A computed fold for a 412-nucleotide RNA from a Pseudomonadota bacterium, annotated as Bacterial RNase P class A.
Rfam family: Bacterial RNase P class A. From the family's description: Ribonuclease P (RNase P) is a ubiquitous endoribonuclease, found in archaea, bacteria and eukarya as well as chloroplasts and mitochondria.
Its mean pLDDT, the model's own confidence on a scale to 100, is 76.
The model forms 89% of the base pairs in the Rfam consensus.
The gene name in the source record is rnpB.

């Protein structure tokens, strides 16, 4: 210098100014005004796990259903975290793993391949058998052709005989080849007709014991018979452990009007040539008293209404309001225990709480990064994203800075 691994940390600071949403104080009947103070995150996101809280059900248990699954620890709890074991990957720092059971049972294992699990045999290797059949080789005899004066030579063909030739047939084998993701232990030596755990040694496997470790497990020793056992449980299943359901639109309290139930209340006193009626009386009009309401707070006055009305009470509960609501497994600092997750002790702090809606813009300056410049300095850039009951995790998105470590290359 390059390429990586891993952990931590911040998410710009300060001032000014203009806004937005709550709170408190003052003024105001109110609307509002003024002042003070507060106002997003490491992920507020996905809503994937776990818990608090709330309502319902509720002793408890079981079934069904769901989840988890090496060991130990942490925690309110977890599928999270920490430390370890084993396995896998990487040269390495390091990373990843739903990592119980396949000798309880059932199922499945495509294609290819002889065979995918009560084993089997395509090629190959080996042995036997047979010339009945096909091919080949050798010999004999016959016929034909041909060379040659003759002896004889060459060739073709039917037949017969032989072959410790091939094919075919019968059998052995599972070394080798071939198929497959996976092939019935592996390597070597012996052995054999060829082979084979057929025999032996080592490795692997199973069982037992010892040592270390809380444990997972590791190391060692002995025995076993040549296998006791192919894979698959994010297939059914078995084993162990855990889980009631719904969710702040949970829910609690108050509760307008309308409708419901109960009770109360003057239809009191006159007048009328009004209407109906035999009459009692009923209806209508009008005046007064009383009651209720309105008219600017009170009085007068005026207006309206007085039983399909008005008033009071009751229960449930809608609209609506208040609470739940943020003091909490809280945050910061220091000390201690522990390898660590975490826990303990002391001190300090209060830090959004709303409606679905607010939490921002601009300027200056400092800090960071990049580029330019010898320099003073100049120019540019700053991600992902936006709370709504709260908390612990996981996952996803994203751009900086710092430390440690690993590998490679170079220089001294």
């Nucleotide at each position: 210098g390059g390429a990586g691994u891993c952990g931590g940390u911040g998410a710009g600071g300060u001032g000014g100014u203009c806004g937005c949403c709550g709170g408190c104080a003052u003024g105001g009947c109110a609307a509002c005004a003024u002042g003070c103070g507060g106002g997003a995150g490491g992920a507020a996101a996905g809503u994937c796990c776990g818990g608090g809280c709330u309502u319902c059900g509720c002793a408890g248990g079981g079934c069904a259903g769901g989840g988890u699954g090496c060991c130990g620890g942490c925690u309110a709890a977890c599928g999270g975290c920490c430390g370890g074991u084993c396995g896998a990957g990487g040269u390495g720092a390091c990373u990843c793993g739903a990592a119980g059971g396949a000798a309880a049972g059932u199922g499945c294992c495509a294609c290819a391949g002889a065979a995918a699990a009560c084993a089997u045999a395509c090629c190959g290797c080996c042995g036997c058998c047979c010339c009945a059949c096909c091919c080949c080789c050798u010999g004999c005899c016959g016929u034909c052709c041909u060379c040659a004066c003759c002896c004889g030579g060459g060739g073709a063909u039917a037949g017969c005989a032989g072959g410790c030739g091939g094919g075919a047939g019968c059998g052995g084998u599972a070394a080798g080849g071939g198929u497959g993701a996976a092939a019935a232990g592996g390597u070597g030596c012996g052995g054999u007709a060829a082979g084979a755990g057929c025999g032996c040694a080592c490795c692997g496997g199973g069982c037992c014991c010892c040592u270390g470790g809380u444990a997972a497990c590791a190391g060692g020793g002995g025995c076993c018979g040549g296998c006791a056992u192919g894979g698959u449980a994010a297939a059914c299943c078995c084993c162990a452990c855990c889980c009631g359901a719904a969710g702040c639109a949970a829910g609690a309290c108050c509760g307008c009007g309308c409708a419901g139930g109960g009770g109360g209340u003057g239809u009191c006193c006159g007048c009328c040539a009004g209407g109906c009626g035999c009459a009692a009386g009923c209806c209508g009009g009008u005046g007064g008293c009383c009651a209720g309401g309105g008219u600017g707070g009170c009085c007068c006055g005026c207006c309206c209404u007085g039983u399909u009305g008005c008033c009071c009470c009751c229960a449930g509960g809608u609209a609506g309001g208040u609470c739940g609501c943020u003091u909490g497994a809280g945050c910061c600092c220091c000390g201690g225990a522990g390898u660590g997750a975490u826990c303990c002790g002391g001190g300090g702090c209060c830090u959004a709480g709303a409606g679905g809606a607010a939490u921002g813009g601009c300027c200056a300056u400092c800090g960071c990064c990049g580029c330019c410049g010898c320099g003073a300095g100049g120019c540019g850039g700053a991600a992902c994203a936006g709370a709504a009951c709260c908390c612990g995790g996981c996952u996803u998105a994203c751009g900086g800075c710092c430390a440690a470590c690993u590998c490679c290359g170079g220089a001294c």